Large-subunit ribosomal RNA, domain I from a metagenome, 540 nucleotides, folded computationally. The full RNA is in RNAcentral, with records from SILVA.
Context: one part of a larger RNA
RNA sequence: AGCGCAGGGUGGAUGCCUUGGCACUAAGAGCCGAUGAAAGACGUGAUAAGCUGCGAAAAGCUUCGGGGAGGAGCAAAUAUCCAUUGAUCCGGAGAUAUCUGAAUGGGGAAACCCGGCUGAGAAGCCCUCAGCCACUGUAUGGUGAAUCCAUAGCCAUACAGAGGGAACCCGGUGAACUGAAACAUCUAAGUAGCCGGAGGAAGAGAAAGAAACAUCGAUUCCGGAAGUAGCGGCGAGCGAACCCGGAAGAGCCCAAACCAGCGUGCGUGCAUGCUGGGGUUAAGGACUGCAUAAGUGAGCUGAUUCGUUAGUGGAACUGCCUGGGAAGGCGGGCCGGAGAGGGUGAAAGCCCCGUACAUGAAAGCGAUAGGCAGCGGCAGGAUCCAGAGUACCGCGAGACACGAGAAACCUUGCGGGAAGUCGGAGGGACCACCCUCCAAGGCUAAAUACUCCUUAGUGACCGAUAGCGCAUAGUACUGUGAAGGAAAGGUGAAAAGGACCCCGGGAGGGGAGUGAAAGAGAACCUGAAACCCUGUGUUU
Numbered sequence: 001a002g003c004g005c006a007g008g009g010u011g012g013a014u015g016c017c018u019u020g021g022c023a024c025u026a027a028g029a030g031c032c033g034a035u036g037a038a039a040g041a042c043g044u045g046a047u048a049a050g051c052u053g054c055g056a057a058a059a060g061c062u063u064c065g066g067g068g069a070g071g072a073g074c075a076a077a078u079a080u081c082c083a084u085u086g087a088u089c090c091g092g093a094g095a096u097a098u099c100u101g102a103a104u105g106g107g108g109a110a111a112c113c114c115g116g117c118u119g120a121g122a123a124g125c126c127c128u129c130a131g132c133c134a135c136u137g138u139a140u141g142g143u144g145a146a147u148c149c150a151u152a153g154c155c156a157u158a159c160a161g162a163g164g165g166a167a168c169c170c171g172g173u174g175a176a177c178u179g180a181a182a183c184a185u186c187u188a189a190g191u192a193g194c195c196g197g198a199g200g201a202a203g204a205g206a207a208a209g210a211a212a213c214a215u216c217g218a219u220u221c222c223g224g225a226a227g228u229a230g231c232g233g234c235g236a237g238c239g240a241a242c243c244c245g246g247a248a249g250a251g252c253c254c255a256a257a258c259c260a261g262c263g264u265g266c267g268u269g270c271a272u273g274c275u276g277g278g279g280u281u282a283a284g285g286a287c288u289g290c291a292u293a294a295g296u297g298a299g300c301u302g303a304u305u306c307g308u309u310a311g312u313g314g315a316a317c318u319g320c321c322u323g324g325g326a327a328g329g330c331g332g333g334c335c336g337g338a339g340a341g342g343g344u345g346a347a348a349g350c351c352c353c354g355u356a357c358a359u360g361a362a363a364g365c366g367a368u369a370g371g372c373a374g375c376g377g378c379a380g381g382a383u384c385c386a387g388a389g390u391a392c393c394g395c396g397a398g399a400c401a402c403g404a405g406a407a408a409c410c411u412u413g414c415g416g417g418a419a420g421u422c423g424g425a426g427g428g429a430c431c432a433c434c435c436u437c438c439a440a441g442g443c444u445a446a447a448u449a450c451u452c453c454u455u456a457g458u459g460a461c462c463g464a465u466a467g468c469g470c471a472u473a474g475u476a477c478u479g480u481g482a483a484g485g486a487a488a489g490g491u492g493a494a495a496a497g498g499a500c501c502c503c504g505g506g507a508g509g510g511g512a513g514u515g516a517a518a519g520a521g522a523a524c525c526u527g528a529a530a531c532c533c534u535g536u537g538u539u540u
Base pairs, nucleotide, nucleotide: 001539002538003537004536005535006534007533008532009531015525016490017489020462021461022459023458024457025456026455027454028453029451030450031164032163039100040099041098042055043054044053046078050074051073061094062093063092064091065090066089070082071081072080105114106113107112115133116132117131118130119129120128121127135161136160137159138158139157140156141155142154143153168199169197170196171195172194173193179186183233209216210215220247221246222245223244224243230238231237251443252442253441254387258277259276260275261274262273263272264271265270266269282421284385285384286383287380288379289378290377295375296374299372300371301370305367306366307365308364309363311359312358313357317332318331319330320329321328333350334349335339341353342352343351392416393415394414395413396412397411398410402428423438424437425436426435427434477484478483497524500511501510502509503508
């Protein structure tokens, strides 16, 4: 030195565990904000660095309920206190709520600096305290230039807005990688990104529709139709509708004609405005005549009841054995509308918390019966009304599954520009016949999408290199910054966490003691391998 055997060290795999995650289900909630949000800074405790709570009234104050013996958070110890005259704790409603932040009196390098006005503290100064003082829009009133009337402007009052938020939604703007085995039309994709806006959903929506000679009857979503018809350097790819089956189901209001009232302008008989009534569809309405309640009710209100935000009651077991410990074993019982689950010194229906079931609210919130607005008819047919820079056309685009194509329909930047009920639009160029519908105003629940969040629960989901990045941390650390971003769990049933003695400067160790165990001693459950060492056998 090699190869064995044995014993150690190191190391932290493995096993077991779970405080944390992940995915979903069912309900709820779906916004918060100038009554100052979200997010923070700084404070606040007897002692106090961090977290949590709170705000100079500062781990708290008041009140109304619950609850019933201990309590002063995580978090031990000491001190000092509180509590059956009901504390701590839980729930409802209030009070207080520094400074920053939309931040709003002005400024500013956020958490800081500097004011003005009015009032209070006995009158003045100072000081302290309280309130007010940003901008924009809308409405009303006042004031008021150049410039006569006026207008602009200015001022006041009232109301609203501003900012934040995970996804979902609507709109505006809008890529590239990529695919086409290169690449330009095309694709990716109207995706990502950016901007604006809203709601608990949004958007769409009561036919100028879809069809086909028969009809259907707002919208939305799902299953088919169908990867069909089509579109397409007819490449890559893109990709409907009719119709059928389901979910849900709801329809309405203006403008105008006409009537009434009140105005305005000027060229004094014309034009026009406002308010109220009327009226809303294509089988109309106004107008004239007759009639006036069944029903409906999406708006408003809302007792009682129900739900919700604390709770309360809640059955039934003992002896022996093993053991450190009984819930295990043996023996004998009991409950069960409860044998879900968790805990307790191993494995408990009957020990504890619970569970089934029953029950409960002073106060707040939600829903609801009911009530009330609103809506709600027939006939006649002379006259009147029925949405204009609109429809439509040309040019250029976009959007339609449809890339200019035979390219309709829809939207519209530019230019032209109707009819008006004896009217108009559509039916995929266009024309005729035929059929359907009534644009150029508006509203509309449900079925649908999503989950930052609350409550209850589930898992052929993970179990510490897994599962969220985090068993907690957006911390430590990195970066000028935007931003990037970890590692790290386990003594024991209970600290009973090793008094005392010895060696040592200490670290550490040896005794003693605790404990079932200390080879569980805090570098603490188990403790693999690599690697290191000691002893021994053997070979050279």